Predicted 3D model of a 594-nucleotide part of an RNA (large-subunit ribosomal RNA, domain I) from an Actinomycetota bacterium.
Its mean pLDDT, the model's own confidence on a scale to 100, is 81.
Taxonomically the source falls in Actinomycetota (Bacteria, Bacillati).
[in-house]
Context: one part of a larger RNA
């Protein structure tokens, strides 16, 4: 120096573990916020670095209610002082305080910081100073004032009111802008895609929604919407290539259907017009009154439909009392109360209030002992016991019966929710038919022309939908649709508006799953991770998990960086550099060999 062997150092593979994740199922819950929010700063502990909590009342303070003997969070011991059977620490509901910053809101600003000004108030001989409240824009009612212009007006300003608005939010969800890799084996139409990305808005959902809908074909039928299956990769569409792709029948889920605009009518309010007392006060007679009348807008009543509706004119039926118009009679109206109905998510709108039942703390809960092994029994052996409970988890190895719990049943002073139930409370109320040379049914709108988008449809026979530009209609004998257009049919009734259920998501809570992963895996993060660190800055972005049943964490001796004895423990080659503890590397001691 090489093999070999056996011990060792290094190192941290494996292999078991799980505190963390990953995917899901059901339910709940679903917006927060000028009452200052999400998110932070900086502080609060007898000693206080970190984390949690909390706010100058600062690891908390007050009631209410459960619970029970121990407490003063956690890293993390100790001291010191305290609390607690007068029920404390602990757990839920209320309630209060809540520094500064941040939409941030008196003014500024380089976020947690300057600097103010008004009113009240403490302090000082007096200023300085502290402390409480208020002072930001918009915008909507209200209300006092108010120019250019003499008046009115209206711009404009001042106050007052407003649980108005502003600012976050994971996805889902409505609408605006709107790519490119790609694909087509190149490449422009096309694809991806109306899809990423950006902006706008709203909700616990959102959007859509009560047929100018479908059918059908000379005749049926269906009956808002919205979401699943199907229809089908099928009609179609397409450099007819690449791709791209309906719908309506059917069969399910939920099921809920209403308000206006007009026509008419004028108790009511503005504003203009207007008288020769003609026109007016429901209608006739007598008699009276008067700008009472018209006319425009408002505001109230009426009215909402497609077997056409409704207005207006007639007619016929009305449950009960009262009351009313300028007087009186007479008739015709109106309007209140009972009766009768309906109602809080549309259809008018605030709720309250008791019950029920959910929810936010939590109680009750059956049954076990023995030999043997061991350091421990829960293995093991004997012969019981419980069960609406043999779901998990702990305990010195592997427990129904040792603890926690499970089955099963109870429980709420206070908050919350509820689609239940009653009750107050609100509202609502004439009803049918005929007839009609009457009125009215949503205008710069359908429609058309041209350009565009958008529906399976690329412009094509191209309907239907929706935008821009010009033209521009009818009121039911009307008009729109049945894929160009026409006729006949048949099906709707546009150009205002509300609508819950079913549907979609999943930041968060609660309960459970898993032929998911198990510390190079699984979230980036099992560990005090969006941290250390790195970047000017957007932004990138880690490594790190295990002593033992129990600290019993090695008193004491001796050497002194670290080791030996002694003890502790089942074990110390389990010594906090800690389970196991592989391999490359590095050594010792033996054997053979050069």
């Nucleotide at each position: 120096g090489g093999c070999g062997u056996a011990c060792g150092g290094u190192g941290g593979a494996u292999g078991c573990c799980u505190a963390g994740g990953c995917g899901c199922u059901a339910g709940g819950a679903g917006c927060c916020g000028a009452c200052g929010a999400a998110g932070g700063a900086c502080g609060c502990g007898g000693u206080a670095g970190g984390c949690u909590g909390c706010g100058a009342a600062a690891a908390u303070c007050c009631c209410c209610g459960g619970g029970a003997a121990g407490g003063a969070g956690c890293c993390a011991a100790a001291c010191a002082u305290c609390c607690a059977u007068u029920g404390a620490u602990c757990c839920g509901g209320g309630g209060g305080u809540g520094u500064c910053c941040g939409a941030a809101u008196g003014g500024g600003g380089a976020a947690a910081c300057c600097c103010a000004c008004c009113a009240g108030u403490g302090g000082u001989c007096a200023u300085g100073c502290g402390c409480u409240g208020g002072u930001a824009c918009c915008c909507a009612g209200g209300u006092c004032u108010g120019a250019a212009c003499a008046a009115a007006a209206u711009a404009g300003g001042g106050c007052c009111u407003g649980u108005g608005g502003a600012g976050g939010g994971a996805a889902c969800c409505g609408g605006g802008u709107g790519a490119a890799u790609u694909g087509a084996a190149a490449c422009a139409u096309c694809u991806a895609a109306g899809u990423a990305a950006c902006c706008c808005g709203a909700g616990g959902a959102a959007g859509a929604g009560a047929a100018a809908u479908c059918a059908a074909a000379u005749u049926c039928g269906a009956g808002a919407g919205u979401c699943c299956c199907u229809u089908a990769g099928u009609a179609g569409c397409g450099g007819c290539g690449a791709g791209c792709g309906a719908a309506a029948c059917g069969g399910g889920a939920u099921c809920a259907g209403c308000c206006c605009a007009a026509a008419c009518c004028u108790c009511u309010g503005u504003g203009g017009u207007g008288u020769u007392a003609a026109a007016g006060c429901c209608u006739g007679g007598u008699g009276g009154c008067g700008u009472u009348g018209c006319c425009a807008c408002a505001g109230g009543g009426u009215g909402u439909u497609g077997u056409g509706g409704g207005a207006c004119a007639c007619a016929u039926c009305u449950g009960a009392a009262c009351c009313g118009g300028c007087a009186c009679c007479a008739g015709a109206c109106g309007g209140u109360u009972c009766a009768g109905g309906a109602g809080u998510u549309a259809c008018a709108a605030a709720g309250u209030c008791a019950g029920c039942g959910g929810u936010u703390a939590g109680c009750c809960g059956a049954a076990g002992u023995u030999u043997c092994u061991g350091g421990a029994a829960a293995g093991u052996u004997a012969a019981g016991c419980c069960a609406c409970a043999g779901a998990a988890g702990g305990u010195a190895a592997u427990a129904g019966c040792c603890c926690u719990g499970u089955a099963g049943g109870c429980g709420a002073a206070a908050g919350c929710c509820g689609a239940c139930u009653g009750a107050c409370c609100u509202c609502c109320c004439g009803a049918u038919g005929u007839u009609g040379u009457u009125c009215c049914c949503a205008a710069g709108u359908a429609a058309c022309a041209c350009g565009g988008a958008g529906c399976c449809c690329g412009a094509g026979g191209a309907a239907u939908u929706c935008c821009g530009u010009g033209u521009g209609a009818a009121u039911c004998u009307g008009c729109g649709a049945g894929g160009c257009c026409c006729a006949c049919c048949u099906c709707g009734u546009a150009a205002g508006g509300c609508u819950a259920a079913c549907u979609a998501c999943u930041u968060c809570c609660u309960a459970g799953c898993g032929a998911c992963c198990g510390a190079u895996a699984g979230u980036g993060a099992a560990c005090c991770g969006u941290u250390a660190c790195c970047g000017u800055g957007a932004g990138g972005g880690a490594a790190a998990g295990g002593u033992g049943a129990a600290a019993a964490g090695u008193a004491c001796c001796c050497c002194g960086g670290g080791a030996g004895g002694a003890g502790u423990g089942a074990a110390a080659u389990a010594g906090u550099a800690c389970c196991u503890g592989a391999a490359a590397c590095c050594g010792u001691g033996c054997g053979c060999u050069u």